This is a predicted structure of a 73-nucleotide RNA (transfer RNA) from a Thermoplasmatota archaeon.
The sequence is in RNAcentral, with records from ENA and MGnify.
It matches the Rfam family "tRNA". Rfam describes the family as follows. Transfer RNA (tRNA) molecules are approximately 80 nucleotides in length.
[in-house]
RNA sequence: GGGCCUGUGGGGUAGCUUGGUAUCCUUGUGGCUUCGGGAGCCAUUGACUUGCGUUCAAAUCGCAACAGGCCCA
Numbered sequence: 001g002g003g004c005c006u007g008u009g010g011g012g013u014a015g016c017u018u019g020g021u022a023u024c025c026u027u028g029u030g031g032c033u034u035c036g037g038g039a040g041c042c043a044u045u046g047a048c049u050u051g052c053g054u055u056c057a058a059a060u061c062g063c064a065a066c067a068g069g070c071c072c073a
Stems, first nucleotide, its partner, number of pairs: 001072007010026003020056001028044005049065005
């Protein structure tokens, strides 16, 4: 220098093919229970790497950039 893959709550993950309310687990917070803790139960907070474009509508499609990984040189 060239090619391919990946990027989603604090951590992990589904959803992308086929555009329309973003899923679940865990963590955190509050409550119930307990003498207290743990376990359990209930409620709740929190995310689409960035920019531009296409579209009524983009996590999803296109282009570019950034970061990580693999291969070639």